[in-house]
RNA sequence: GGGCGCGUAGCUCAGCCGGUUAGAGCGCAUCACUCACAUUGAUGAGGUCGGGAGUUCAAGUCUCUUCGCGCCCA
Numbered sequence: 001g002g003g004c005g006c007g008u009a010g011c012u013c014a015g016c017c018g019g020u021u022a023g024a025g026c027g028c029a030u031c032a033c034u035c036a037c038a039u040u041g042a043u044g045a046g047g048u049c050g051g052g053a054g055u056u057c058a059a060g061u062c063u064c065u066u067c068g069c070g071c072c073c074a
Stems, first nucleotide, its partner, number of pairs: 001073007010026004019057001028044005050066005
C1' cells in the first nucleotide's frame, strides 16, 4: 500500500429482506424477604447504535467518507 471483518447500555452480545417504543443476560439502584448477609422476587435508572455526510415517507440496517481494533496479502 491492497483486501476482508468488527464497533449497539458499565461488560458480553442479539436486532431477519429498511418499517411502527432500540432489546437480552450479567452488573448497578430501590423495595420485599432475613437478626444480618447471601440467594430469590418485584420495580427502576442507564443508549444521539464509533464520528460525519448522503439516499429514503422512514436508516442500527443501504451508500460515501473518516476514526479505532483484528485478520489476510504484498
RNAcentral holds the sequence, with entries from ENA and MGnify. This is a predicted structure of a 74-nucleotide RNA (transfer RNA) from an Anaerolineales bacterium. It matches the Rfam family "tRNA". By type it is a transfer RNA.